Predicted 3D model of a 497-nucleotide part of an RNA (small-subunit ribosomal RNA, 5' domain) from Dinophyceae sp. TGD.
RNAcentral holds the full RNA, with entries from ENA and SILVA.
It is recorded under the gene name rns.

Context: one part of a larger RNA
């Protein structure tokens, strides 16, 4: 000099773009953050239209009430079932590892999507909901009975798979429509795409005041297990395997693209954004599923918090806001699904604290302004003086001008492809009016280092990055005048080059 997710002090006008718990992976009140499908299914409710019956009422089969059934619909809470809750969002505790980066590989899986050529035959039994019974403070549990399906089971068959062969194994589902067609859905196979699992070469911090480490350890065979290879597991056999090219142990740490610095080489860092990994109160385990050993799923144990009728239960913000605590220090319990994307759905649509926006903070970067021109051999005041004057200083006053900004009035978007639908937003922007009006500080001035005098103080009070200033004429302390630098900032502190 440059840089920062910064903080502190003094000061502070505006806009745009961004960034914002680096500390306690500490504890969390409250609300929201994952639903959706009635064109898979049975049933409930509602209003509308028609209809059956009964009653009341009327001049009048006119009106009203209750009720039966039907229709096409609509809405809501729950249930069966499907798909999605493995994505998206957060954090960096652990991890020195095939974790990451890079380059290869063979023994694998892949829902939804695309393509190809096929199939979809025949039967059956249940369980929720519902009704009913019981227990319990609650959470919830339970008896009996009934019912549907694209839920479940059996049989048959299949190009598939296993097998040398014989043979074995082994699939399906309908719905919408008056009906058909079409489209959609179902089953099995082959291929693709996408995503993932696995293996290997090389690279990846510090310590030898850590020198030996290892017994499923290293290899072989058989068996098991897995989607798949493999000591992944197991039985037997052999005694290997790693290590001064640093094993093991200990410490520290998520890795990378990148970021900062530098002429470069290098050094440092790993916030935001993007890729990968790991984790979800702590530890362990599996279930379901194409995919999890699953942040807002299940089970067990533990610590903590809460409820309780003391028998027993409930919970997990490292999602978005927000609270306490810690700390030098880090924001709103905001608006909207209008856009982009995601899930479900045939669609309309619903959901989405992802996201789009607004709010807060000079935290950062960029841009703009705080006026312009004229104006005295030069006012007043201040300061200084050799008392003549010098400096402040064209600075002010004063005159003329302008209106970025400011305030007020009016108009007012694009972003929506698509008829409708815009949170942002009466925002951006545009036109008009008023009036220099609403807007300058901070640090420094001995040398390094741009900028000097006066007064006070008297090794005191104090300054200081280094050298060093201060003991009576201090350009170094304090104040004043003046000057220098940067400027809505300026200094200080911390850290990196």
């Nucleotide at each position: 000099g440059g840089a920062u997710g910064a903080a502190c002090g003094c000061u502070a006008g505006u806009g745009g773009u961004u960034u914002g718990c680096c500390u306690a992976a500490c504890a969390c009140a409250u609300g929201c953050a994952a639903g959706u499908c009635a064109a898979a299914c049975g049933g409930u409710u509602c209003a509308u239209a028609g209809u059956u019956u009964a009653g009341a009422u009327u001049u009048a089969u006119u009106u009203c009430u209750a009720u039966u059934c039907u229709a096409a619909g609509u809405a809501a809470a729950a249930g069966u079932g499907g798909c999605g809750g493995a994505c998206g969002g957060g954090u960096g505790a652990g991890u020195a590892a095939c974790g990451c980066g890079u380059a290869a590989g063979a023994a694998c899986c892949u829902a939804c999507c695309u393509u190809u050529a096929g199939g979809a035959a025949a039967a059956g039994a249940a369980c929720a909901a519902c009704a009913u019974c019981a227990g319990g403070a609650a959470a919830c549990u339970u008896u009996u009975g009934u019912u549907a399906a694209a839920a479940c089971u059996u049989u048959a068959u299949a190009u598939g798979c296993c097998g040398a062969g014989a043979g074995g194994u082994g699939a399906a589902a309908g719905a919408u429509u008056a009906a058909a067609a079409a489209a959609u859905g179902c089953c099995a196979a082959a291929a693709g795409a996408u995503g993932g699992g696995c293996u290997u070469g090389c690279g990846u911090c510090u310590g030898a005041u850590u020198a030996g480490u290892u017994u499923g350890u290293u290899g072989a065979u058989g068996a098991g297990g897995u989607a798949a290879u493999g000591u992944c597991u197991u039985a037997u056999c052999a005694a290997g395997a790693c290590g001064a090219u640093g094993a093991u142990c200990a410490g520290u740490a998520g890795c990378u693209g990148a970021u900062c610095u530098u002429a470069g080489a290098g050094g440092a860092u790993g916030a935001u954004c993007a890729g990968c990994c790991a984790c979800a109160c702590u530890g362990g385990a599996a279930c379901u599923g194409a995919g999890a050993c699953a942040c807002g799923g299940u089970c067990c144990a533990g610590a903590c918090u809460c409820c309780u009728a003391u028998g027993g239960g409930a919970g997990g913000c490292a999602g978005c806001a927000g609270u306490g605590a810690g700390g030098a220090a880090u924001u709103u319990u905001c608006c909207g699904c209008a856009a982009u994307g995601a899930g479900c759905g045939a669609a309309a649509g619903c959901u989405u604290g992802a996201c789009g926006g607004a709010g807060c903070a000079a935290g950062a970067c960029c841009a703009c302004g705080u006026g312009g021109u004229g104006g005295a051999a030069g006012a007043c005041g201040g300061u200084u003086u050799a008392u003549g004057g010098g400096c402040u200083g064209u600075a002010a006053a004063c005159a003329c001008c302008u209106u970025u900004u400011u305030u007020c009035c009016a108009a007012g978007a694009a972003g929506a492809c698509u008829a409708a639908c815009g949170a942002c937003g009466g925002u951006a922007u545009u036109g008009g009016a008023a009036g220099a009006a609403u807007a300058a500080g901070c640090a420094u001035c001995g040398g390094c280092u741009a900028a000097c005098u006066c007064u006070g103080u008297g090794c005191c009070a104090g300054c200081a990055g280094c050298c060093g200033c201060g003991g009576u004429a201090a350009a170094a302390c304090a104040g004043a005048g003046g000057a220098u630098g940067c400027a809505a900032g300026c200094g200080u502190u911390a850290u990196c080059c």